Predicted 3D model of a 113-nucleotide RNA (SAM riboswitch aptamer (S box leader)) from Arthrobacter sp. B1805. Its mean pLDDT, the model's own confidence on a scale to 100, is 78. The sequence was found by an Rfam model in a public genome assembly.
RNA sequence: AAACCAUCAAGAGCGGCCGAGAGAUCUGGCUUGUUGACGCCGCAGCAACCAUUCGAUUGCCCUCCCGCCAGGGAGAGCGGUGGAAGCGGUGCUCCUGCCAGAACCGAUGGAGA
Numbered sequence: 001a002a003a004c005c006a007u008c009a010a011g012a013g014c015g016g017c018c019g020a021g022a023g024a025u026c027u028g029g030c031u032u033g034u035u036g037a038c039g040c041c042g043c044a045g046c047a048a049c050c051a052u053u054c055g056a057u058u059g060c061c062c063u064c065c066c067g068c069c070a071g072g073g074a075g076a077g078c079g080g081u082g083g084a085a086g087c088g089g090u091g092c093u094c095c096u097g098c099c100a101g102a103a104c105c106g107a108u109g110g111a112g113a
Stems, first nucleotide, its partner, number of pairs: 004110005013043005021032003025102005044093003049089002052085003056081005062075005097105001
């Protein structure tokens, strides 16, 4: 690099610099921008993918206790589900990934190599 899994109609903006396009690509539309967009930097925020912590529930397994049996109880470990927190790793903060069609579509996270 290719291939794999999940998500992409919710949510969250101010300041500084820059100076002409921007909304990923193509076509068609729509929107946005000199009242300064896009981008970069700073700060703030959103969310909860990963990590972490807490507590609930459930499955497997192990240990111990009670019991004649049947069975009951306690605890540890691993996993599933859903919840809370938001210190860490990312991400994100106009319009449904702006809309429709197309294309080995793309983006982000995880896992893997």